[in-house]
Context: one part of a larger RNA
């Protein structure tokens, strides 16, 4: 170096973007670096291997051969990899039209509820617990009614639901803004995948500066419980929780499952937008027959003339009738089918130590990255880097079992 692994045994970086690197679609031409074949030179001797010879044999010594799988030069070959040129559209992307959504940011606004304050009514308790007490209350509490203030969070809808790379995201409205999905075409033409170092984002707690502070509540105080009770329970209560800006950079950051691509039985649902077919109902326009009908102009009106469409001719009837194929556009109740998209449950093959996973794989393969190598010592010490600090990150050894 090769060989084994990473859901739960040790092991997937919290997540994404991405330079270098690695890997890379189809066709043709060319090149000949990799690759294959031949030749020449070299690859010291000894040793190893083969065939002989000499010590009585052997070890040992010795002759010849092979080998030395290598390197260099050179001549050919052109399938594959690479380079160059030209082209393609299946990967990737752009445009067009729709569309769902707690995706993100900013500003505004709404109604419940808690608390406090002010006022009215009203009188002796309230609160709390397993039971109590601390606590509040005759200086009028609790209850109830009216008004005001202020902060935080958004019941129902609500879901195995939706969106987001992850962290995460929930009243309503407006503005700014990212990504996704679907449909039918057009365009670019491999522009792709992964990614050490790097960069960005990253719950909660914590830190800095300035605000804010209703409820909750580490610390703290008191009351209980108890042998004790630095707890569990109760009454209070400060940081904090909230906002702005700046740090921190960690979590059972979990699907304990890296990203991308292709393939491999089914069943029942979910989300989203389209398509095809059937169907209940409605609207509009149009077709055929008869009557002729429609438009604009003039006139008080009857009517007149013009243009267009329709019509084989005449008569009668009334202002409608007809019936064949059922067609066109839009809306709507409902259903079926197939393809795409998201997601949940079950289950075959296969896999797995088992549990289980099973088209969203832990199946079958490929590309690239990360990580693991007995337990403790230890995610510690030392050093480096980062941080205001707390600490984070990188990361041993002695010793011991």
């Nucleotide at each position: 170096c090769u060989g084994g692994g990473c859901g739960u045994a040790a092991a997937g970086c919290g997540u994404a973007c991405g330079c270098a690197g690695g890997c890379g679609g189809u066709u043709g031409a060319u090149u000949a670096a990799g690759c294959g074949a031949g030749a020449u030179g070299u690859g010291a001797a000894a040793g190893c291997c083969c065939c002989g010879g000499g010590c009585u044999c052997a070890a040992c010594c010795u002759g010849g051969g092979a080998a030395c799988u290598g390197c260099a030069u050179u001549u050919c070959g052109a399938a594959c990899u690479g380079g160059u040129c030209a082209a393609c559209u299946a990967g990737a992307g752009u445009g067009u039209g729709a569309u769902a959504g707690a995706g993100g940011g900013u500003g505004g606004u709404a109604g419940a509820a808690u608390u406090u304050c002010a006022g009215g009514u009203g009188u002796a308790g309230c609160g709390g617990u397993g039971a109590a007490a601390u606590g509040c209350g005759u200086a009028g509490a609790g209850a109830u009614c009216u008004g005001a203030a202020g902060g935080a969070a958004u019941a129902c809808c609500g879901a195995u639901g939706g969106c987001g790379a992850a962290g995460g995201c929930a009243g309503c409205c407006a503005c700014c803004u990212g990504g996704g999905u679907c449909a039918a075409c057009a365009c670019u033409g491999a522009c792709g995948c992964u990614c050490a170092u790097g960069u960005a984002c990253g719950a909660a707690a914590g830190c800095g500066u300035g605000g804010g502070g209703a409820g909750c509540a580490a610390a703290c105080a008191g009351g209980a419980u108890u042998a004790g009770a630095u707890a569990c329970c109760c009454u209070g209560g400060u940081a904090g929780u909230c906002c702005a800006c700046g740090c921190c950079g960690u979590a059972a950051a979990c699907g304990a499952u890296g990203u991308c691509u292709a393939c491999u039985a089914g069943a029942a649902g979910c989300u989203g937008g389209g398509g095809u077919c059937c169907u209940c109902g409605g609207a509009c326009a149009a077709c055929u027959u008869u009557u002729u009908c429609a438009a604009a102009g003039c006139u008080a009106a009857c009517g007149c003339a013009u243009u267009g469409a329709u019509g084989u001719c005449u008569a009668c009837u009334a202002g409608a009738a007809g019936c064949u194929g059922g067609g066109g556009u839009c809306c709507u109740c409902g259903g079926a089918c197939a393809a795409c998209u998201u997601u949940u449950u079950c289950a075959a093959a296969g896999c797995u130590a088992a549990c289980g996973c099973a088209u969203u794989a832990a199946g079958u393969a490929g590309a690239c990255c990360g990580c693991c190598u007995g337990g403790g010592g230890a995610g510690u010490a030392c050093g480096g880097c980062c941080g205001c600090a707390a600490g984070g990150u990188u990361a041993a050894a002695a010793c011991u079992c």
Annotation: RNAcentral holds the full RNA, with entries from ENA and SILVA. Small-subunit ribosomal RNA, central domain from Pseudoalteromonas tunicata, 401 nucleotides, folded computationally. Its mean pLDDT, the model's own confidence on a scale to 100, is 82. The organism belongs to Pseudoalteromonas, within Bacteria. Its Rfam family is "Bacterial small subunit ribosomal RNA". Gene Ontology terms of the family: structural constituent of ribosome and ribosome.